[in-house]
Molecule: SAM riboswitch aptamer (S box leader)
Organism: bovine gut metagenome
RNA sequence: CUUAUCAAGAGUGACGGAGGGAACAGGCCCUGUGAUGUCCGGCAACCUGCCGAUUUUACGGAUCGGUAAGGUGCCAAUUCCUGCGGCGAGGCGGUGCGACCGCCCGAGACCGAGAGAUGAG
Numbered sequence: 001c002u003u004a005u006c007a008a009g010a011g012u013g014a015c016g017g018a019g020g021g022a023a024c025a026g027g028c029c030c031u032g033u034g035a036u037g038u039c040c041g042g043c044a045a046c047c048u049g050c051c052g053a054u055u056u057u058a059c060g061g062a063u064c065g066g067u068a069a070g071g072u073g074c075c076a077a078u079u080c081c082u083g084c085g086g087c088g089a090g091g092c093g094g095u096g097c098g099a100c101c102g103c104c105c106g107a108g109a110c111c112g113a114g115a116g117a118u119g120a121g
Base pairs, nucleotide, nucleotide: 001121002120003119004118005117006116011040013039014038015037019030020029021028024083025082026081027080041075042074043073046071047070048069049067050066051065052064053063054062055061079115084112085111086110087108090104091103092102093101094100
C1' cells in the first nucleotide's frame, strides 16, 4: 500500500500492587470488593494442516461445511461514545392556521468518510 472483518463470544484461577480504558479534546466508565499487566485457562475460526460434500472423465483448482493440530488474534462497556459530511427528529420567525421560505439546534444500535485494531497478501 491492497483486501476482509470490527453490535456475537471468552475465568469465583495464580502472581502482582496503581492507576487504567491506543493518541488529542470533551464525555462516560473500570479500579485496594485489587483494575492495567504477566502466567495459566478460555473464546473465535483469518491463514496453514486434516476430514467431508459439490463442481471435473480424472487430477489440479474453486466453493461450501466440519475439525481445532500448527501460526496469529482476541477475552468490561459497539473500535465504550462523540469529533468530519449526509439524512433528519425538534424549536423560533415571516402567520391566525397550513403550504412554502428563512434562522437556530443537532436526536439516532441511521448512512458514509476519517482515524484505529486484527488477519491475509